[in-house]
RNA sequence: GGGCCUGUAACUCAGCUUGGCCAGAGUGAGAGGCUUUUAACCUCCAAGUCGGGGGUUCAAAUCCCUCCAGGCCCA
Numbered sequence: 001g002g003g004c005c006u007g008u009a010a011c012u013c014a015g016c017u018u019g020g021c022c023a024g025a026g027u028g029a030g031a032g033g034c035u036u037u038u039a040a041c042c043u044c045c046a047a048g049u050c051g052g053g054g055g056u057u058c059a060a061a062u063c064c065c066u067c068c069a070g071g072c073c074c075a
Base pairs, nucleotide, nucleotide: 001074002073003072004071005070006069007068010027011026012025013024020058030044031043032042033041051067052066053065054064055063
């Protein structure tokens, strides 16, 4: 220098092809219950400008462009 993959909640991921219902799950955090207490178990609850910017569209996590970060391959 060239090609490919990944980036979504504190962590691990789904959703992206086929644009549309308030962006979801598990774990973890917080509160409560149970318990002598802890753990386990049960209930409730908060948390995300979907890596940044721009474009298309009535509407973008999803399509297009560009940039950033990480990984792999080739030279």
A computed fold for a 75-nucleotide RNA from a Microcaldota archaeon, annotated as transfer RNA. Its Rfam family is "tRNA". It is annotated as a transfer RNA. The RNAcentral record of the sequence draws on ENA.